[in-house]
RNA sequence: UGCCGGACGCCGCCGAGUCGUGAUCCACCUCGUGGACGCGAGCCGGGGACCCACCGAACCACUGGGGUGAGUCCCGCCUCCGAGUUCGCUCGGAGGUGGGUAGGGCGCAACCUCCCGCCCGAACCCGUCAGCUGACCCGGUAGGCGGCACAGGAGAGAACGG
Numbered sequence: 001u002g003c004c005g006g007a008c009g010c011c012g013c014c015g016a017g018u019c020g021u022g023a024u025c026c027a028c029c030u031c032g033u034g035g036a037c038g039c040g041a042g043c044c045g046g047g048g049a050c051c052c053a054c055c056g057a058a059c060c061a062c063u064g065g066g067g068u069g070a071g072u073c074c075c076g077c078c079u080c081c082g083a084g085u086u087c088g089c090u091c092g093g094a095g096g097u098g099g100g101u102a103g104g105g106c107g108c109a110a111c112c113u114c115c116c117g118c119c120c121g122a123a124c125c126c127g128u129c130a131g132c133u134g135a136c137c138c139g140g141u142a143g144g145c146g147g148c149a150c151a152g153g154a155g156a157g158a159a160c161g162g
Base pairs, nucleotide, nucleotide: 009148010147011146012145013144014143018041019040020039021038022037024036025035026034027033028032042141043140044139045138046137047136052131064129065126066125067124068123073100074099075098076097077096078095079094080093081092082091083090084089103120104119105118106117107116112155113154114153115152
């Protein structure tokens, strides 16, 4: 000097996932800090009436249904398995892999609009059961990342201060 990684602090992002507190317990750097177990506020989710919706013929095929979430849907390709075959190929299933898309997020000036740019478009849960839904009842308050620099532009237009 360069590269990689880590810690503290600060600034941010997705997400409901933040804040306060205790006649209790534990630890220690001991009157404070942190953790455990609780409580409360805020935020989030589920169940749950009247009303409304559904309830509706015939035929065929397939098949339980539902929830959180932006995470839906469509097209193609490859490999394997099974079935059919006019031996050209076709259908179904499993796995893998591309493209697009409903929709969603970010760009450090609350919120809104436009333009531009960059991304996501997953995962999990309930357990045969749930439409909406007042009272009422129940639950959650995680996890995972980026940066250390003024980090896109414009419009409209709050709030605060002078």

Predicted 3D model of a 162-nucleotide RNA (c-di-AMP riboswitch aptamer (ydaO/yuaA leader)) from Geodermatophilus amargosae. Taxonomically the source falls in Geodermatophilus (Bacteria, Actinomycetota, Actinomycetes, Geodermatophilaceae).